[in-house]
């Protein structure tokens, strides 16, 4: 000095599903009511629905142990973007796995 892994930060891109329905609230209107409009989001209650923060669960590969001449087979371990939908979403903002890119820490190697 160049590489490899691995962490956390900046920047840039990043999907999927109801601006759902009622009350509560706010405004309008009455002499008072019934009435009427209105996004979200908080607070109550219902249904529907996504999967890429997080987290479950089981896999192939691969390990390790028994076990065979060799195998097969049995436990264990492992882990996905499958899975489950706890948790978190379902206008837009945030958030996002994940992928480039930067400049840095701790490792390895030569």
């Nucleotide at each position: 000095g160049c590489a490899c892994a691995u962490c956390a930060c900046u920047c840039u891109g990043g999907a999927g599903a109801g601006a759902c329905c009622c009350g509560c609230g706010a405004c309008c209107g009455c002499a008072g009511a019934u009435g009427g409009u209105c996004a979200a989001a908080a607070c109550g209650g219902g249904c529907g629905c996504c999967g890429a923060a997080g987290g479950u669960g089981c896999a192939c590969a691969c390990c390790c142990g028994c076990g065979u001449u060799a195998a097969a087979g049995c436990g264990g371990g492992g882990c996905a973007a499958c899975u489950c939908u706890c948790a978190g979403g379902c206008a837009a903002a945030a958030g996002g796995a994940c992928a480039g890119a930067g400049g840095g820490g701790c490792g390895u190697a030569u």